[in-house]
RNA sequence: GCGGAAGGCUGGAUGAUCGCGGGGGGCAACCCCCGAGGAAAGUCCGGACUCCAUGAGGCAAGGGUGCCGGGUAACGCCCGGCGGGGGCAACCCCAGGGAAAGCGCCACAGAGAAGAGACUGCCCUGCAUGCAGGGCGAUGGUGAAACGGUGGGGUAAGAGCCCACCGCGGACCGGGCAACCGGGACGGCAUGGCAAGCCCCACCCGGAGCAAUGCCAAAUAGGGGCCUCGCGCGGGUCUGGUCCGCGGCCGCAAGGCCGGGGAUACCGCCGCAGGGAUGCUUCAGCCCGAGAGGCCCGGGUUGGCAGCUUGACCCCGCUGGUAACAGCGGCGGCAGAGGAAUGGUCAUCCAGAGGGGCAACCCUUGGACAGAAUCCGGCUUAUAGGCCUUCCGCGCGU
Numbered sequence: 001g002c003g004g005a006a007g008g009c010u011g012g013a014u015g016a017u018c019g020c021g022g023g024g025g026g027c028a029a030c031c032c033c034c035g036a037g038g039a040a041a042g043u044c045c046g047g048a049c050u051c052c053a054u055g056a057g058g059c060a061a062g063g064g065u066g067c068c069g070g071g072u073a074a075c076g077c078c079c080g081g082c083g084g085g086g087g088c089a090a091c092c093c094c095a096g097g098g099a100a101a102g103c104g105c106c107a108c109a110g111a112g113a114a115g116a117g118a119c120u121g122c123c124c125u126g127c128a129u130g131c132a133g134g135g136c137g138a139u140g141g142u143g144a145a146a147c148g149g150u151g152g153g154g155u156a157a158g159a160g161c162c163c164a165c166c167g168c169g170g171a172c173c174g175g176g177c178a179a180c181c182g183g184g185a186c187g188g189c190a191u192g193g194c195a196a197g198c199c200c201c202a203c204c205c206g207g208a209g210c211a212a213u214g215c216c217a218a219a220u221a222g223g224g225g226c227c228u229c230g231c232g233c234g235g236g237u238c239u240g241g242u243c244c245g246c247g248g249c250c251g252c253a254a255g256g257c258c259g260g261g262g263a264u265a266c267c268g269c270c271g272c273a274g275g276g277a278u279g280c281u282u283c284a285g286c287c288c289g290a291g292a293g294g295c296c297c298g299g300g301u302u303g304g305c306a307g308c309u310u311g312a313c314c315c316c317g318c319u320g321g322u323a324a325c326a327g328c329g330g331c332g333g334c335a336g337a338g339g340a341a342u343g344g345u346c347a348u349c350c351a352g353a354g355g356g357g358c359a360a361c362c363c364u365u366g367g368a369c370a371g372a373a374u375c376c377g378g379c380u381u382a383u384a385g386g387c388c389u390u391c392c393g394c395g396c397g398u
Stems, first nucleotide, its partner, number of pairs: 001394010012349007020035006037369001041380002044378005049209004054284006062205005067081005082096001083094004097200002102198002104194003119140001121136007148166006167189001168187002172183004213306004223297007232272004238268001240267003243262002246259005274288003313332001315330006350367001352365005
């Protein structure tokens, strides 16, 4: 100097003027403070929060994740490793458990695609130039892939048939928390691919969502129809009421108040059987015990207030850790609309690009993706231009 890789920041500035939303001060006029992102996007994950399901345990269905260790409120995220692949490298990628539990698929080509198979061809026998029988799967061909590879022996010709090395494999030793790595010995060893095919294994998971939900006001039809299950028993040794009768007090009377006794028909109360709410089941609790539950049709309400912004928050420093991150200390206050504000105009400067010029400088042009709606942690996608840090490769010079 050129090319490449990883990470980070920014994504216009200043002034004037007019105008919006929230908050504060003020009698008012008016004044002060704040006001759209790194992705606010996609709605793909995880939560906080709110309501519903009665709670706990087990099972089923359905769904999610998938090497190991760590981080986190949690995750399918992040960090560090392991294994595999790409690249000269820095680095990047992987839907990374199981194919000997089972089922399924591998088009076409090819003899044959998982114990499948004889096309080209090699060998043997018989007859004889081609036929018949038998053996082989090494050579060649097809294909993405052909039931291990190279070399040697052996054989009629061949083949792990035998041997050496490589590859593969249960098990043993050493290192490592582990995934895994390394190593001598043993075994001729039938063992393709796909599980982002079904499946098996391990672990995890209630549902719905701020249009959640709560309050106030107002209005209507306390509406109509259908279905399922059930509608039984006991207790007066039950403190009660209605009931019967006795006593006392008040009152002219009607009647009222108080006390204790009787009976159990009704009400009330208690208990049992039974029933109800969940996909099933066990236990507990609750409701009913004459009610409980389900489905359909129709009507009213479209108003106001809250939820609503202080958070697993941003930033800085120290300590620990390879790191993600954690702990401690310090500072800050930073949108809250409600059909939806955060803007318009003018001027100057500037990043970049093009042109002119020796230079100073001048002219033209010009700034991406994009817009909060309950709030966070991630991932993914879009992004003009500019700047910074580190690393790799090549070339040249000193």
Molecule: Bacterial RNase P class A
Organism: Neogemmobacter tilapiae